[in-house]
């Protein structure tokens, strides 16, 4: 030094050009004498970072940080 594949809610992960989502989790509510189960409502996010194309970008291009992984070179 060249290749690849990953980063999106506290975790774990979807969405391959056209309102950014589940499921654990977290707060409230229901339901119980009370806990647990179970059922509802929310809340929470500049899509790692800066730029481009585009009417419109998680998605296409370019740089760039980071991790994981192969090759190559020194020694």
């Nucleotide at each position: 030094g060249g290749g690849g594949c990953c980063g999106u809610a506290g975790c774990u992960c979807a969405a391959u050009g056209g309102c950014a989502g589940a499921g654990c989790g977290c707060a409230c509510c229901c339901u119980u004498c009370g806990c647990a189960u179970g059922g509802g409502u929310g809340a929470g996010g500049u899509u790692g970072u800066g730029g481009g194309u585009u009417c419109g970008a998680c998605c296409c291009c370019c740089a760039u940080c980071g991790g994981c992984u192969c090759c190559a070179c020194c020694a």
The prediction has a mean pLDDT of 83. The RNA shown here (transfer RNA) has 75 nucleotides and comes from a candidate division WWE3 bacterium. Its Rfam family is "tRNA". It is annotated as a transfer RNA.